[in-house]
Transfer RNA from Flexilinea sp., 72 nucleotides, folded computationally. Its mean pLDDT, the model's own confidence on a scale to 100, is 83. Rfam family: tRNA. The family's RNA type in Rfam is transfer RNA.
RNA sequence: GGGCCUAUAGCUCAGUGGCAGAGCAGGGGGCUCAUAACCUCUUGGUUGUAGGUUCGAAUCCUACUGGGCCCA
Numbered sequence: 001g002g003g004c005c006u007a008u009a010g011c012u013c014a015g016u017g018g019c020a021g022a023g024c025a026g027g028g029g030g031c032u033c034a035u036a037a038c039c040u041c042u043u044g045g046u047u048g049u050a051g052g053u054u055c056g057a058a059u060c061c062u063a064c065u066g067g068g069c070c071c072a
Stems, first nucleotide, its partner, number of pairs: 001071007010024004018055001026042005048064005
């Protein structure tokens, strides 16, 4: 220098055009002498940034930024 992959909740990840979700973590409650475990309820989002397409974008297109891999 070129190519490819990737970015969504605190963490790990789903969601491939039509209401943004799960597990774990956090908070409240239950259970227990107590802790852990277990049960139950619940908080939590600038979907990396800026544009474009569309009635509608996490999703499609472009550029950029961060991370990873490959080639030279």